[in-house]
RNA sequence: GGAUCACGACAGGGGCGCCCUACUCACGUUGGGCUGAGAAGCACCCUUUGAACCUGAACCGGAUAACACCGGCGUAGGGAGUCGUGGUGCUGCUCAC
Numbered sequence: 001g002g003a004u005c006a007c008g009a010c011a012g013g014g015g016c017g018c019c020c021u022a023c024u025c026a027c028g029u030u031g032g033g034c035u036g037a038g039a040a041g042c043a044c045c046c047u048u049u050g051a052a053c054c055u056g057a058a059c060c061g062g063a064u065a066a067c068a069c070c071g072g073c074g075u076a077g078g079g080a081g082u083c084g085u086g087g088u089g090c091u092g093c094u095c096a097c
Base pairs, nucleotide, nucleotide: 001091002090003088004087005086006085007084008083009082010081011047012046013045014044016041017034018033019032020031022029023028053078054077055076059072060071061070062069
């Protein structure tokens, strides 16, 4: 110096649906219910070991009140990271004895 592990700092990426209800021409808003980590939260999840999330996709099969969900698609295409500290029966080079 590298590798690897742990922790930390800062930075970055992402999604927010379905059903009912009241008001409304409508948009939208209020209240309630469902699933979920999260359904706009000073939150939550994810950052290449990357199904966080996006595209295909108003996809196909199953299931549900509906969405969430399960399987497929999927050894498909994309997708956001650096630094510091410490550890290591790991490792390269150099110097000294």